[in-house]
RNA sequence: CGUCACCUCACUGGAGAGAGACCGCGCGCUGCGUCGACCCACAGGUCGGCGGCGAUCGCGGUCCACCGAAGGGGCAAGCGCGGCACCGGCCACACCGGGGCCGCGUCAAUCUCUCAGGUAAAGCGGACAGCGAGGGCACC
Numbered sequence: 001c002g003u004c005a006c007c008u009c010a011c012u013g014g015a016g017a018g019a020g021a022c023c024g025c026g027c028g029c030u031g032c033g034u035c036g037a038c039c040c041a042c043a044g045g046u047c048g049g050c051g052g053c054g055a056u057c058g059c060g061g062u063c064c065a066c067c068g069a070a071g072g073g074g075c076a077a078g079c080g081c082g083g084c085a086c087c088g089g090c091c092a093c094a095c096c097g098g099g100g101c102c103g104c105g106u107c108a109a110u111c112u113c114u115c116a117g118g119u120a121a122a123g124c125g126g127a128c129a130g131c132g133a134g135g136g137c138a139c140c
């Protein structure tokens, strides 16, 4: 000086799984010949109250079922340390080398767990990938 890993930003793509059940509140529609208030000559109208409906209106709570690709947890070989016995150098001590078993540590994922998150469409999120820009170790 340049660059990979890695980090940030922007754009693009990006899966899976209940439109679950029940309850409450709000909202919308609707009914009240038996309800109340107001307007009104009548007809009727408006508001409130009560009831009914809303799988695909919204929010919250409880319960069950399910998904894995935010995040998070767990694990292999290998490597390191220690212990045990064995083999070889060598007849033997020391020493050196070799593999075996056990324990501990380190240790990956799109594997696994399902804590978190998520499960109509839309929206949000989304591992990962592509393109672009910026930053950027040389340590162990």
Base pairs, nucleotide, nucleotide: 006135007134008133009132011130012129013128018064020063021062022061023060024059025058026057027054028053029052030051031050032049035048036047037046038045039044065119066118067117071115072113073112074111078106079105080104081103082102083101084100086098087097088096089095